RNA sequence: AAACAAUCAAAAGCGCCUGAGCUGGGGAAAUCGGAUCACAGCCCCAGCAGACGAGGUGGAGGUUCAUCGACAAUUCGGCGGAUGCCUCCCGACCGCGAUGCCCGGUUGUCAUGCUUUCCAGCAAAACACACAAGCGAUUGUGUGACACAGAGGGGAAAGCCGGCAUCAAU
Repeated sequence: AAACAAUCAAAAGCGCCUGAGCUGGGGAAAUCGGAUCACAGCCCCAGCAGACGAGGUGGAGGUUCAUCGACAAUUCGGCGGAUGCCUCCCGACCGCGAUGCCCGGUUGUCAUGCUUUCCAGCAAAACACACAAGCGAUUGUGUGACACAGAGGGGAAAGCCGGCAUCAAU
């Protein structure tokens, strides 16, 4: 030094970086009478960047390109993860007066049945100006700005929506 172990902190457009890209430094080559410089290319070293927010977690197992949009378009490419999806279990609600059982559907403790239509409301980056750090690529912050989305969720309307048994009412 590496490896191992322990402790602390840290996450879901989240973490990491070897491809390609960009920046800085160095080098070889280019000429052959001897040298030197610029641009571009090549090699090496060191850096920079590599998802903008909204939304999303009952348990177990499985699975991989796991929702929505943005004035972003390297947000390319790769690896890992992840609240997605599927099955089962547990739970909630709906199925036209109530109860019980079964069946079907949608769901997750905020658990509100399905379909259609309508309504309201909700972001950051970016951009402009300014400041700070760095040789630079680039990074951070402030103001404009209550800037501007869509899905989900929320509200309203319309339509649709089991079987058996018992009870009640007519």
The RNA shown here (glmS glucosamine-6-phosphate activated ribozyme aptamer) has 170 nucleotides and comes from Bhargavaea cecembensis DSE10. It matches the Rfam family "glmS glucosamine-6-phosphate activated ribozyme aptamer". By type it is a riboswitch. A reference for the family is Winkler et al. (2004), "Control of gene expression by a natural metabolite-responsive ribozyme", Nature. The same sequence occurs in records of 2 taxa.